[in-house]
About this RNA
Predicted 3D model of a 107-nucleotide RNA (Guanidine-I riboswitch aptamer) from Hyphomicrobium facile.
RNA sequence: GCAUAACGCCUCUAGGGUUCCGGCUUCACAAGCGUCAGGUCCGAGAGAGGCUCUCCCGCCGCGUGUGAACCGCGGCGGAGCCACGGCGGGAUAAAAGCCCGGGAGAC
Numbered sequence: 001g002c003a004u005a006a007c008g009c010c011u012c013u014a015g016g017g018u019u020c021c022g023g024c025u026u027c028a029c030a031a032g033c034g035u036c037a038g039g040u041c042c043g044a045g046a047g048a049g050g051c052u053c054u055c056c057c058g059c060c061g062c063g064u065g066u067g068a069a070c071c072g073c074g075g076c077g078g079a080g081c082c083a084c085g086g087c088g089g090g091a092u093a094a095a096a097g098c099c100c101g102g103g104a105g106a107c
Base pairs, nucleotide, nucleotide: 006052008051009050010049011048012047015042016041020039021038022036023033024032025031053080054079055078057077058076059075060074061073062072063071082102084105088100089099090098
């Protein structure tokens, strides 16, 4: 310096804010309040569970074929590593372990 491992989807959680609901303030309305433990909502590469996906890695079967080759398909089993991380910006009503981003950087 290059190549190689899914950096998939769903549900949930850590977490997040304030459109809507509820709550609080008000005689009431309006308006305000997320420094309101809630419901809806958003939500993790480095969180959880489930489902897919990949590898002929092993065995078995089928097709093609001179062939126990090669190639393809199917079944069962096996395997799929590691992961410290800003500032700043973006979306949404608004914010966030969301997106930029397994980024910049560090080791």

Overview: The coordinates come from a structure-prediction model, not an experiment, and the mean pLDDT is 81. It was read from a public genome assembly, where an Rfam model found it.